[in-house]
Molecule: c-di-AMP riboswitch aptamer (ydaO/yuaA leader)
Organism: Streptomyces sp.
RNA sequence: GGACAGUCAUCGCCGAGUCCCCGUACGGCGCGAGCCUGGGGAGCCGGGGACCCAGAGUCCCUUGGGGUGAAUCGGACUCCCCUCCGGAGGAGCCCGUAGGAGACCUUCCUGCUCCGAACCCGUCAGCUAACCCGGUAGGCGAGAAGGAGGGAAAGG
Numbered sequence: 001g002g003a004c005a006g007u008c009a010u011c012g013c014c015g016a017g018u019c020c021c022c023g024u025a026c027g028g029c030g031c032g033a034g035c036c037u038g039g040g041g042a043g044c045c046g047g048g049g050a051c052c053c054a055g056a057g058u059c060c061c062u063u064g065g066g067g068u069g070a071a072u073c074g075g076a077c078u079c080c081c082c083u084c085c086g087g088a089g090g091a092g093c094c095c096g097u098a099g100g101a102g103a104c105c106u107u108c109c110u111g112c113u114c115c116g117a118a119c120c121c122g123u124c125a126g127c128u129a130a131c132c133c134g135g136u137a138g139g140c141g142a143g144a145a146g147g148a149g150g151g152a153a154a155g156g
Stems, first nucleotide, its partner, number of pairs: 010142005018042005027036003043136006053126001064124001065121004073096003077092004082087001099115004104151007
């Protein structure tokens, strides 16, 4: 001097996931005895839920359906299994893709680097005013591109 790892601070990123007041409460479960647990509010987010609108006929076969989220869809190869040998289904692993993210904010243009998951409801839900219910987590980064317009901030 460099690389890697950890901790703290600062500044940021994905995401609704931030802030304020109070301190066992008009809390929750239980027939009860008892047991458990912080409570309330603002903001933001999600779900259920009318009229209207949408939808709607007949027959056959197959198949449940829905929600949060950007996270959908297609193809190749390998393996497993079934087969009427036409092919179907499942898994793995790649290549793409609808769509999504990236350092003051935003609009437009041109690039680059990434994501393109996971989970939940439980046979049930179109939209939806009033109304009702729920969430307010988790995980990351250390040069974070450039141009034009508007705004903000800082400085003078």